[in-house]
Context: one part of a larger RNA
Parts: sequence; C1' cells; structure tokens
RNA sequence: CUGGGCGUAAAGCGCGCGUAGGUGGUUUAGCAAGUUGGAUGUGAAAGCCCUAGGCUUAACCUAGGAACUGCAUUCCAAACUGCAAAACUAGAGUAUGGUAGGGGGAAGUGGAAUUCCCGGUGUAGAGGUGAAAUUCGUAGAUAUCGGGAGGAAUACCGGUGGCGAAGGCGACUUUCUGGCUGAAUACUGACGCUGAGGCGCGAAAGCGUGGGGAGCAAACAGGAUUAGAUACCCUGGUAGUCCACGCCGUAAACGAUGUCAACUAGCCGUUGGGAGUCUUAGUAUUCUUAGUGGCGAAGCUAACGCGAUAAGUUGACCGCCUGGGGAGUACGGUCGCAAGAUUAAAACUC
Repeated sequence: CUGGGCGUAAAGCGCGCGUAGGUGGUUUAGCAAGUUGGAUGUGAAAGCCCUAGGCUUAACCUAGGAACUGCAUUCCAAACUGCAAAACUAGAGUAUGGUAGGGGGAAGUGGAAUUCCCGGUGUAGAGGUGAAAUUCGUAGAUAUCGGGAGGAAUACCGGUGGCGAAGGCGACUUUCUGGCUGAAUACUGACGCUGAGGCGCGAAAGCGUGGGGAGCAAACAGGAUUAGAUACCCUGGUAGUCCACGCCGUAAACGAUGUCAACUAGCCGUUGGGAGUCUUAGUAUUCUUAGUGGCGAAGCUAACGCGAUAAGUUGACCGCCUGGGGAGUACGGUCGCAAGAUUAAAACUC
C1' cells in the first nucleotide's frame, strides 16, 4: 500500500453554508498529459534462476544465457480519463401565475386559571396525609360575591397531523421575512455532488449587566417516615424559570442509521397539490406528484430486524473505529469571565 467495518457489538461530526481538494450528463471533430503497442539506449560486476564445464563428489569455482518487471528518447493508436473548441437539454437553476403550513423576527390585543390586595356575606375551622404534624385562622381564615394589580402559560381544536437543516416551533391580529411543493409554458446551458480547514446556527442547565418575579422550584429550614433518612411524603422557600443584550457550545443533540444520485414485487392508511370518470354540485372512485405512517416479496443481517423514507443493488465525497481498564483522564495548545469545552497520550494492569 492492499484488504474489514460504523442501527443495537468499537465506530456517522448536533445541524447547515461553503474554500481548497476529490468527483462529475449527452454529441461532434481535434490534441496526446494519463493510457496501449513497437524500436533504440541504459538498467555495473557479483548474487538469485537456467544450461554447460572444472576440482574423485559436494560446498565452491568458470563460461554462456535469461532476468533486472525500471528510466530516458523516439515512432504508432485515439476507445476511456484529461485538455482546449463548438453544440445540446434529460442534471441544476431562473421567470410567470397558484396551494398548504405551530418555519423565523418585531409590535399589539384577548379570555380561562393560580397568587396577592381592597370591599361585602359569613363562622370555626381550613389545609395536608397511608396516618399525622409543621403551617394558616376569632387581629375573622377556608368558602362565596364584587372590584383591582401583576407575571407566566396559551385548555378544547390536536391528529404515528403540519412546518423547519438541526436545535426546535402551538391563543388571536398586523407587519417584515426564509423555505418546500404541484401545474403548464418560456429561458440559462453542466452552472452539478461532496466537502479537510473555515464560518454560522445550536435544547436544558450555567455565567455577566440591567429589568421582572404570579405559579413552580435546586439550595436551605421545619414536620413526618425510619434503626438511621443529609431521601422518597408534607408545610414553607432563595437562586433559577420570564425579558433585553452578551457569553457558554454541550445532551440518550436518537431514526443510537452522514450527504447526494440511480435502480429493484405488492397491499393498506394519512397530509398538501394537480388531472380524470361517475355524475351533478355531492359523494364515490381512478391516476399522478411531493411528504408522512403500518405490513410485506426478493435481497440483506450474528440475530433482532430493515425492506422504494433500505440496514437491498451500485456510484461520488466526507467523518469515524481497531480488546477491557487506566481515560475522554494527565501534560501541552486553542477557546472561555468562570464553570468548563475541544484536541488528546503514556506508564501500569487484566
């Protein structure tokens, strides 16, 4: 170097954009760098291999041949790769006029509920539990009615339903804005795919500054339980949860399944678009397309299972794995306010 793998055994970066690089559709006539064949030169000798010979054999030695799969020059070929040229439209993209959507940012508004405050009615309990107690209440609680304040979350609809690259997104209205998708034309003409570095996004918790603070609730306090109870249960309760701006950059960031493309039996649902039939304005049904689910043939798999949304059959590119522990640790570097993150060993041991 070749060779094996990555759903669950070790192994897919959390996700995207994209640089270098790798790789790349159809046709024509060129060039000849790769590629193919020939020739010439060179590829020291010895050794290895083959043949013959010399020491009584052998080891050894001598001679000849082959080999030295390479390099350089030159000639020939032009299928494939490449290069430059011309063209094409099936990939990719743009335009036109549509649909669906919790996609994202900003501003505003609503109702239900909890808590608190004020007032009315009203009286002795309330609350909580397995049972209790801590707790609240005659300074009038709980209950109930009226009024007010404030914060957070948006019941029903709601759905193996929708949207988003992922994280994620759910009241309503306005506004700004991204993407998908179907139909029919027109246009550009390979502009594509992947992507080391790089850049951006990235739940929760946490951090900084300033606000906010209803409910919930790490820490903490008390009451129980218990042999003990630094817990589970109960009564309280601060950070935090919320907002603005800035950091952090991690998760069982999961489909534990990288992205893109092509091909390969069927059956049943569901969401969005388009077309048709029956018909007649309503349902049924068929086809097609883009998603999203359940079975399942072939095939694959150690099995479980996967099965057109592949873990099947192939191609392109990237990432990653190499016994368990030590260890995702130490040291060093980079990043961070810190917490720490990232990169990442060895001794030793089984």
This is a predicted structure of a 350-nucleotide part of an RNA (small-subunit ribosomal RNA, central domain) from an uncultured prokaryote. RNAcentral holds the full RNA, with entries from ENA.